Source information: The prediction has a mean pLDDT of 77. This is a predicted structure of a 157-nucleotide RNA (c-di-AMP riboswitch aptamer (ydaO/yuaA leader)) from Nocardioides sp. The source organism's lineage runs through Bacteria, Bacillati, Actinomycetes, Propionibacteriales and Nocardioides. The sequence was found by an Rfam model in a public genome assembly.

[in-house]
RNA sequence: CGCUGAGUCCCGGUCCGCCGGGAGCCGGGGAACCACCUGCCCGAAGGCUGGGCACCUGGGGUGAAUCCGCCGUGAGGUGCGACCGUCGAGAGGCGGCCGUGAGGAGCGGUGGUAGGGCAAGUCGUGCCCGAACCCGUCAGCUCACCCGGUAGGCGUA
Numbered sequence: 001c002g003c004u005g006a007g008u009c010c011c012g013g014u015c016c017g018c019c020g021g022g023a024g025c026c027g028g029g030g031a032a033c034c035a036c037c038u039g040c041c042c043g044a045a046g047g048c049u050g051g052g053c054a055c056c057u058g059g060g061g062u063g064a065a066u067c068c069g070c071c072g073u074g075a076g077g078u079g080c081g082a083c084c085g086u087c088g089a090g091a092g093g094c095g096g097c098c099g100u101g102a103g104g105a106g107c108g109g110u111g112g113u114a115g116g117g118c119a120a121g122u123c124g125u126g127c128c129c130g131a132a133c134c135c136g137u138c139a140g141c142u143c144a145c146c147c148g149g150u151a152g153g154c155g156u157a
Stems, first nucleotide, its partner, number of pairs: 001155004008023006024150006034140001038054005056076002058138001059135004067112007078101004083096005115129005
């Protein structure tokens, strides 16, 4: 000096690490109205209601960083069966343990992708990113009002 990003500037203090205040910028919470009330399908339309099928692993926030295949691994829960203990007249219930099935969160790998950035430049090309973290069972939108952040990471000389 430049890039990403909201992440800059001013004032005061300082143990020189940073702290406090303000402006600007950014984010979250928060009425009415509206929206939503697990998803999909059927019934002419609308409303109400009904029927069928699927569905175990909450929800939300910042951010471009979502979603979809394939391969591997696979928790807790769950169906079936055997055995053991216990309650019971019995059917069966509860608990433990072993085998097995279905589905499968999460994690790793790999290929894409919604989306995002940079350089040029008006031919449409090239090169990248497509993360990470937070809240803690709770929050749609949202006036008033309330609260928070103001970093970090790179590149060139």